This is a predicted structure of a 77-nucleotide RNA (c-di-GMP-I-GGC riboswitch aptamer).
């Protein structure tokens, strides 16, 4: 260093409901756990997916892919 165990400690939390903000997608608290080995933090920069809009265009999703910066814990290779 790579790598991820039917190890250990601990972390995050889908849908779904409540109360909240938006027209919408979608977001914020709580509650709740389907998952996650960065489901930690940047970032809508490239893809790519949603909404809104007569259009021009504005929005939005990082738990869909790449992308950047950090890191617990150590069986086995």
């Nucleotide at each position: 260093c790579u790598c991820g165990a039917c190890a250990a400690a601990g972390g995050c939390a889908a849908a779904c409901c409540a109360c909240u903000c938006g027209c919408a997608a979608g977001g914020g608290u709580g509650g709740g756990a389907c998952g996650c080995a960065a489901a930690a933090c940047c970032g809508a920069u490239g893809g790519g997916c949603c909404c809104c809009u007569a259009g021009a265009g504005g929005g939005g999703c990082a738990g869909c892919c790449a992308g950047g910066u950090u890191a617990c814990c150590g069986a086995a290779g």